[in-house]
Predicted 3D model of a 552-nucleotide part of an RNA (small-subunit ribosomal RNA, 5' domain) from Syntrophomonas erecta.
Its Rfam family is "Bacterial small subunit ribosomal RNA".
Context: one part of a larger RNA
RNA sequence: GGACGAACGCUGGCGGCGUGCUUAACACAUGCAAGUCGAACGGAGAUUAUCGACGAGCAACGCGAAUUGAUAAUCUUAGUGGCGAACGGGUGAGUAACGCGUGGGCAACCUACCCAUAUGCGGGGGAUAACACUGGGAAACUGGUGCUAAUACCGCAUAAACUUUAGGAGUCACAUGACGCUUAAAGCAAAGAUGGCCUCUUAACAAAGCUAUCGCAUAUGGAUGGGCCCGCGUCUGAUUAGCUAGUUGGUGGGGUAAGGGCCUACCAAGGCAACGAUCAGUAGCCGGCCUGAGAGGGUGGACGGCCACACUGGGACUGAGACACGGCCCAGACUCCUACGGGAGGCAGCAGUGGGGAAUAUUGCGCAAUGGGGGAAACCCUGACGCAGCGACGCCGCGUGAGCGACGAAGACCUUCGGGUCGCAAAGCUCUGUUGUACGGGACGAACGUCACUAACAAUAACAAGGUUAGUGAGUGACGGUACCGUACCAGCAAGCCCCGGCUAACUACGUGCCAGCCGCCGCGGUAAGACGUAGGGGGCGAGCGUUGUCC
Numbered sequence: 001g002g003a004c005g006a007a008c009g010c011u012g013g014c015g016g017c018g019u020g021c022u023u024a025a026c027a028c029a030u031g032c033a034a035g036u037c038g039a040a041c042g043g044a045g046a047u048u049a050u051c052g053a054c055g056a057g058c059a060a061c062g063c064g065a066a067u068u069g070a071u072a073a074u075c076u077u078a079g080u081g082g083c084g085a086a087c088g089g090g091u092g093a094g095u096a097a098c099g100c101g102u103g104g105g106c107a108a109c110c111u112a113c114c115c116a117u118a119u120g121c122g123g124g125g126g127a128u129a130a131c132a133c134u135g136g137g138a139a140a141c142u143g144g145u146g147c148u149a150a151u152a153c154c155g156c157a158u159a160a161a162c163u164u165u166a167g168g169a170g171u172c173a174c175a176u177g178a179c180g181c182u183u184a185a186a187g188c189a190a191a192g193a194u195g196g197c198c199u200c201u202u203a204a205c206a207a208a209g210c211u212a213u214c215g216c217a218u219a220u221g222g223a224u225g226g227g228c229c230c231g232c233g234u235c236u237g238a239u240u241a242g243c244u245a246g247u248u249g250g251u252g253g254g255g256u257a258a259g260g261g262c263c264u265a266c267c268a269a270g271g272c273a274a275c276g277a278u279c280a281g282u283a284g285c286c287g288g289c290c291u292g293a294g295a296g297g298g299u300g301g302a303c304g305g306c307c308a309c310a311c312u313g314g315g316a317c318u319g320a321g322a323c324a325c326g327g328c329c330c331a332g333a334c335u336c337c338u339a340c341g342g343g344a345g346g347c348a349g350c351a352g353u354g355g356g357g358a359a360u361a362u363u364g365c366g367c368a369a370u371g372g373g374g375g376a377a378a379c380c381c382u383g384a385c386g387c388a389g390c391g392a393c394g395c396c397g398c399g400u401g402a403g404c405g406a407c408g409a410a411g412a413c414c415u416u417c418g419g420g421u422c423g424c425a426a427a428g429c430u431c432u433g434u435u436g437u438a439c440g441g442g443a444c445g446a447a448c449g450u451c452a453c454u455a456a457c458a459a460u461a462a463c464a465a466g467g468u469u470a471g472u473g474a475g476u477g478a479c480g481g482u483a484c485c486g487u488a489c490c491a492g493c494a495a496g497c498c499c500c501g502g503c504u505a506a507c508u509a510c511g512u513g514c515c516a517g518c519c520g521c522c523g524c525g526g527u528a529a530g531a532c533g534u535a536g537g538g539g540g541c542g543a544g545c546g547u548u549g550u551c552c
Stems, first nucleotide, its partner, number of pairs: 001552004006548005013398006019391002021356001026354003030351003035083003040080002043077011057063002090309003099234008109226002114222007122156001124154002131146006162187007170179003192214006201207002235281003242272003247269008284306004288299004311332005334345004362388001364387003370384001371382004401431004411422004436489006445479001450474008496541005501522003507536005517524002
């Protein structure tokens, strides 16, 4: 000199863009942060319509309130079921490790949803929630009996492909081997929903038929995401020198999606280490960031990638995927409820509270955009995200006025008492209106999905609906009446901080008298102090200026 997630002191007008618990991975009140699908299913409820029963009442051979049954339509949704909840968001405790980075390997592997291709979707069965009745419990919750549905569950059929076993021929390869082809045997699938129609089937109806869309099953390939292995690199200490028993290797077996002491039985006695094993300390790693001419040094906050963790420790279940932050079980510490028998909880999600600390924000608005989950869609959910609020915490920009103006006013300070300086500074005159205030206008971000209409295409027996493509129109904004624009008004509301002995730019006076004090280093102060304090003047930077801390 530069830099900072900074803090402290004095000061403080505005805007844009960023950024904000570095400490206690300390404990947490409250609210929200993961749901969605009624076009998978049976119920329950509401409204309306039609038909029926009963029937108060009335001017009575009809009208008809309330109640009730059936059917249909629309709406709501506790439960069953599906998908999601393994993403997104947080933190850095642990980890010196194939954790990360980089380059490779898997002939040792998996991959829901998505895309492409091919084929199929036949026929049955038994349950169970909800519900009803009933019981236990303070509660959390839970037992019994009875009924019922499904895209829930379970057999059977079909079996090209796939898997396994046995055989044959071929191609390729880095060892074990891999890949087609072929023969035989065995094994394994599935589910329907909605809209439309009457061509086919059915005696008829519009359906169990046909058709469109969505879905379901199997297989192959792709895409995406992951798993495993290896070379090299990755802090300090030798005042840590030896470490190791599933340890090192083999064989058989098991396990996994998959190779492997990953696990197990037996056998052998190996394996690592001065090129630093082991032990101890410290630490998430990287792209990057800071500094530096570079080499290098330091660092890993924000943003992006990977990893690890979710009160502490352990475990599995479900699932394509977890050993699962807002799932389950066990143990522990802590907190809360309790009828004392027993239960509930986990902010290192967003806000917020206490505590710790030099120190770090709102219990805000919105799903309008982007993205994600569910759904055919409308739409719903989304503290991701988009915005707003607070903090000069940082960077950048703007302003606090401009021109003229000598009687060099007053005043202050200095003085050799002549004067000098503050100083064209002020006053005064003429302007401007950034900013401010008031009023008026007023956005971009929003065109997709969707709906309406039109046209074309595919499919169909055909029309319509639905599908695909194109066009026109409608509609949708948290920020926000914000940015921005216009008009009017007032120089009006907006400057400080540090320094002036040398380093280092800027000097005099008074006070003090080794006192009070200053100090980054050298050093100042003991009666004329340019170094202390104050004043005048000056220098530097400027909405900041100094100080402290850390790095180069």
The organism belongs to Syntrophomonas, within Bacteria. The full RNA is in RNAcentral, with records from ENA, Greengenes and SILVA.